Model confidence (mean pLDDT): 77 of 100. This is a predicted structure of a 267-nucleotide RNA (Bacterial large signal recognition particle RNA) from a soil metagenome. The model forms 89% of the base pairs in the Rfam consensus. Its Rfam family is "Bacterial large signal recognition particle RNA". About the family: The signal recognition particle (SRP) is a universally conserved ribonucleoprotein involved in the co-translational targeting of proteins to membranes. By type it is a non-coding RNA gene.
RNA sequence: CCGUGCUAGGCGGGGUGCUAGCGGUGCCCUGUACCCGCAAUCCGCUCUAGCGGGGCUGAAUCCCCUCCCGAGGGGCUCAGGCCCCGGGGUCAGCGCCUCGAUUGCGGUGUUGAUGGUUCGGUCCCGUUGCGAUGGAGGCUCGUGAACCAGGUCAGGUCCGGAAGGAAGCAGCCUUAAGCGAAGCCCUCCAGGCGCGACGGGAGCGCCGGCCGGAGCCGUGGAUCGAUGGCAGCGCCCCGGGAACCGGCUUCGACGGGGGGUGCACGG
Numbered sequence: 001c002c003g004u005g006c007u008a009g010g011c012g013g014g015g016u017g018c019u020a021g022c023g024g025u026g027c028c029c030u031g032u033a034c035c036c037g038c039a040a041u042c043c044g045c046u047c048u049a050g051c052g053g054g055g056c057u058g059a060a061u062c063c064c065c066u067c068c069c070g071a072g073g074g075g076c077u078c079a080g081g082c083c084c085c086g087g088g089g090u091c092a093g094c095g096c097c098u099c100g101a102u103u104g105c106g107g108u109g110u111u112g113a114u115g116g117u118u119c120g121g122u123c124c125c126g127u128u129g130c131g132a133u134g135g136a137g138g139c140u141c142g143u144g145a146a147c148c149a150g151g152u153c154a155g156g157u158c159c160g161g162a163a164g165g166a167a168g169c170a171g172c173c174u175u176a177a178g179c180g181a182a183g184c185c186c187u188c189c190a191g192g193c194g195c196g197a198c199g200g201g202a203g204c205g206c207c208g209g210c211c212g213g214a215g216c217c218g219u220g221g222a223u224c225g226a227u228g229g230c231a232g233c234g235c236c237c238c239g240g241g242a243a244c245c246g247g248c249u250u251c252g253a254c255g256g257g258g259g260g261u262g263c264a265c266g267g
Base pairs, nucleotide, nucleotide: 001267002266003265004264005263006262009057010056011055012030013029014028015027016026020046021045022044023043024042034054035053036052037051038050063260064259065258066257067256068255072251073250074249075248076247078246080245081244083241084240085239086238087237088236089235090234093233094232095230096229097228098226099225100224101223102222103221104219105218106217107216108215115211116210117209119208120207121206122205123201124200125199126198127197128196129195130194131193133190134189135188136187137186138185139183140181141180142179143178149174150173151172152171157166158165159164
């Protein structure tokens, strides 16, 4: 060095979760990698790899160690980017409001604008006239008294010798109080009515008169300005939160490099 037969080892690994801790079942990554049974009300362990049974391979592409790379996961009292919440500041930016200038548009104005006026009205108080409204009374008409109203009083009654006289019911006529009706003719009264007259007041809004003689009003249209305002946005400061990106740290599959590891027999 070659061949044959064996043995250690290998036939997946890692992160996370669970746990006092570890391995497994769970989830995820890697990527291809023997089979069967068991495990969350967990299973098995205690320093090492699940436990039980069976199979394959086998000293190297395959097993072991180490370095590099790095999928992916975990942690951060890392809040740098983006974002959210709270507080404060800022009106140098945006926005809104106010004011001013210029300008546009619309309306109004010599049939007289803004303004002025010891003028009048509109408003308030008092007095008064007329009207209307309401009430009461009168007037007019109708009705209206068993007896206690009037007139006339048949019959009947009474007085009288008679002539005659008296009271008087019913009926008829009339009327008082009362009741009713309409007219709106007369008188009186009332007041949150209307108009007018007189006196006083309030007041400057509106209408009118007078003076005077050319402006006045609106605009969520534009531009500019404010040695104006407002903290809604933006910006700055402070505090808190945070999926994602980023930073630090940790574990780390796959892959790559380097190194290491037997026994027996025969040639």